Model confidence (mean pLDDT): 83 of 100. Transfer RNA from Candidatus Electryonea clarkiae, 72 nucleotides, folded computationally. Lineage of the source: Bacteria > Pseudomonadati > Candidatus Electryoneota > Candidatus Electryoneaceae > Candidatus Electryonea.
C1' cells in the first nucleotide's frame, strides 16, 4: 500500500434510525460485634475525531487516527 473486523462509564460487553442499557467495579444505606457475602438505592458517557444525510443518527454516507487480522 490492499480488504476485513473493532473503537460507547473505570473495565468487560449491548442497543442494526425513535428517551444510549446490562454485569463487574465504585459511592451511599440496610444486615453483622467487625470484614466479607447478602440486599436496596446512587454518581459516571459530548458513542475515537470531524463533516454529510435525516423531523430524528452508537446506527446510514465520505474522510481521519487507533488496535487486531488477513493479502502483497
Nucleotide at each position: 500500500g490492499c480488504g476485513g473486523c473493532g473503537g460507547u462509564g473505570g473495565c468487560g460487553c449491548a442497543a442494526u434510525g425513535g428517551u444510549a442499557g446490562c454485569g463487574c467495579a465504585c459511592c451511599a444505606g440496610c444486615u453483622u460485634c467487625c470484614c466479607a457475602a447478602g440486599c436496596u438505592g446512587g454518581g459516571g458517557g459530548u458513542u475515537g475525531c470531524g463533516a454529510g444525510u435525516u423531523c430524528a443518527a452508537u446506527c446510514c454516507u465520505c474522510g481521519u487516527c487507533c488496535g487486531c487480522c488477513g493479502c502483497c